A computed fold for a 74-nucleotide RNA from Tumebacillus permanentifrigoris, annotated as transfer RNA. The RNAcentral record of the sequence draws on ENA. Its Rfam family is "tRNA". Gene Ontology term of the family: triplet codon-amino acid adaptor activity. It is annotated as a transfer RNA. The source organism's lineage runs through Bacteria, Bacillati, Bacillota, Bacilli and Tumebacillus. Model confidence (mean pLDDT): 80 of 100.
RNA sequence: CGGAAUGUAGCGCAGUUUGGUAGCGCGCUCGCCUUGGGAGCGAGAGGUCCAGGGUUCGAAUCCCUGCAUUCCGA
Numbered sequence: 001c002g003g004a005a006u007g008u009a010g011c012g013c014a015g016u017u018u019g020g021u022a023g024c025g026c027g028c029u030c031g032c033c034u035u036g037g038g039a040g041c042g043a044g045a046g047g048u049c050c051a052g053g054g055u056u057c058g059a060a061u062c063c064c065u066g067c068a069u070u071c072c073g074a
Stems, first nucleotide, its partner, number of pairs: 001073007010026004020057001028044005050066005
């Protein structure tokens, strides 16, 4: 320098195919249980989906630009 992939809750990821309520597991908080802890059970909090712009009644999802990380090539 050229090409490609990824970016969503504290962490790991799904959701993009077919635009239509943002979810799962772990973790965290509270309660139950226990002599206490762990395990188990129940409930809850936590995200304007990397940034900016565009299309649309409506964008995590489609389009454009940029940023970060990773991989391949030179």